This is a predicted structure of a 71-nucleotide RNA (transfer RNA) from Streptomyces jumonjinensis.
[in-house]
């Protein structure tokens, strides 16, 4: 330096152009002597800029970051 995958709640995972969801873990509250279990209910993400479209996690471009692979 060039190729090639990838980056979404605190952790894992959906969502192939149309209201970002599960499921764990958290907080409150109830049950309990306490603790777990169980029930409710609640807050949290789409690496950054730009473009295209009525609308982008999703297409298109440039950067960052991670992991391969070639010199």
């Nucleotide at each position: 330096u060039c190729c090639c995958a990838g980056g979404u709640c605190g952790u894992c995972u959906a969502a192939u152009g149309g209201c970002a969801g599960g499921a764990c873990a958290a907080a409150u509250g109830g049950u309990u002597u306490u603790g777990g279990u169980c029930c409710a209910u609640u807050g949290a993400a789409u690496g950054a800029g730009g473009g295209u479209u009525c609308g982008a996690u999703u297409c298109c471009u440039u950067c960052c970051c991670u992991g391969g692979g070639a010199g």
Rfam family: tRNA. The family's RNA type in Rfam is transfer RNA. It was read from a public genome assembly.